Overview: Predicted 3D model of an 88-nucleotide RNA (c-di-GMP-I-GGC riboswitch aptamer) from a Clostridia bacterium. Model confidence (mean pLDDT): 87 of 100. Taxonomically the source falls in Clostridia (Bacteria, Bacillati, Bacillota).

RNA sequence: AGCGACAAAGGCAAACGCAUCGAAAGGUGCGGGCGCAAAGCCACGGGUCUAAAGCCCCAUAUGGGCCAGGACAGCCGGGUUACCGAAA
Numbered sequence: 001a002g003c004g005a006c007a008a009a010g011g012c013a014a015a016c017g018c019a020u021c022g023a024a025a026g027g028u029g030c031g032g033g034c035g036c037a038a039a040g041c042c043a044c045g046g047g048u049c050u051a052a053a054g055c056c057c058c059a060u061a062u063g064g065g066c067c068a069g070g071a072c073a074g075c076c077g078g079g080u081u082a083c084c085g086a087a088a
Stems, first nucleotide, its partner, number of pairs: 003085002011036002016031006034074001040080003044077003047072004054066004
């Protein structure tokens, strides 16, 4: 450098519940624990979700479409930093 044990010491925390912020996706805190060897961090490429504002359609309704923007790092790549040390 790389690799990843039924190792040691630790870490994170899905669904769900409560509170809270947000138009929403979703975020945060507490509980919880499905899982995770980068499930630490960064929206750079792809992807997914959202669409208050704006524009368009419709023509009255809890309507439809597009999209600036937003979100997800626990979707896949990429970048970057890092604990431990069996085997190969």